[in-house]
RNA sequence: GCUGGUGUGGCUCAAUGGUAGAGCAGCUGAUUUGUAAUCAGCAGGUUGGGGGUUCGAUUCCCUUCGCCACCU
Numbered sequence: 001g002c003u004g005g006u007g008u009g010g011c012u013c014a015a016u017g018g019u020a021g022a023g024c025a026g027c028u029g030a031u032u033u034g035u036a037a038u039c040a041g042c043a044g045g046u047u048g049g050g051g052g053u054u055c056g057a058u059u060c061c062c063u064u065c066g067c068c069a070c071c072u
Stems, first nucleotide, its partner, number of pairs: 001071001003069005010024004018055001026042005048064005
C1' cells in the first nucleotide's frame, strides 16, 4: 500500500429503516445479628468523528480515525 472485518452504558454483547435493550458491575431499599446470596427499584448511552439519502438512520451510502486479520 490492497482487501475484508470490527467500533453501541464501566465490562461482555443484542437491536430486519420506526421509543437504543439484556447480562454482569454500580447505587438505594427489603430480607439477615452481620456479611454473602436472593428479591424490588434506580441511575448510567452525543451508537468512534464528520457528511449524505430518507418523513424517520445503530441499521443504507461516502469520508475519516482506532483496533484485528489477510495479501504484497
Predicted 3D model of a 72-nucleotide RNA (transfer RNA) from a Bacillota bacterium. Its mean pLDDT, the model's own confidence on a scale to 100, is 81. Rfam family: tRNA. It is annotated as a transfer RNA. Rfam's curators write: Transfer RNA (tRNA) molecules are approximately 80 nucleotides in length. It was read from a public genome assembly. Lineage of the source: Bacteria > Bacillati > Bacillota.